[in-house]
Molecule: FMN riboswitch aptamer (RFN element)
Organism: Plantactinospora alkalitolerans
């Protein structure tokens, strides 16, 4: 180094000003972001070779390969069994988006212009029914029911959760 097994802490960024309304960081106009491996004709260093050139560490994609969060179905365990509820291993599904020009042998990556893309749940106002609660006549608060309504990559929240992975440390094989 490399195999196993054990382990320890890291490990996602982003709403600013305009308009609309009764309400938007949620619509509309501008603008703002970009997880992790791997590809890579990007640039940097170093080294060989007489040169074309090669070789070696670093670096480069949200829309080129894959991966993870979310949600969705199974197997098994646990839990409560009042309810085919919860909760966890594992396995399988579901999984967004990129085009034209230019150099060029070659471009899905470089340059240049222009587009696209992001889990799930929550979120306003009237009116009215129960229930409760202030304590005093109208207010909150929870739950429904009708009108109307406004739609989140960025707010809240699951999540002080979970993870692709990177970097250690122990042991024990070689």
């Nucleotide at each position: 180094a490399c195999g196993c097994g054990c382990u320890g802490g890291c490990g996602g960024g982003a709403c600013u000003c305009g308009g609309u309304g009764a309400a938007a960081u949620u619509c509309c106009g501008a603008a703002c972001c970009g997880g992790c491996g791997g590809u890579g004709a990007u640039c940097c260093g170093g080294g060989c070779g007489a040169g074309a050139g090669c070789c070696c560490g670093g670096u480069a994609a949200g829309c080129c390969c894959g991966c993870g969060a979310c949600c969705c179905g199974g197997u098994c365990g646990g839990c409560u069994c009042a309810g085919u509820g919860c909760c966890g291993c594992c396995c399988g599904g579901u999984g967004g988006a990129c085009c034209u020009g230019g150099u060029g042998a070659g471009a899905a990556c470089c340059c240049a212009g222009g587009g696209c893309c992001g889990a799930c749940g929550g979120u306003u106002g009237a009116g009215u029914g129960c229930g409760g609660g202030c304590a005093c006549c109208g207010c909150c608060c929870a739950c429904g029911c009708u009108c109307a309504g406004a739609c989140a990559g960025u707010c809240c929240g699951g999540a002080u959760g979970g993870g692709a992975g990177a970097c250690g440390g122990c042991g024990c094989g070689c």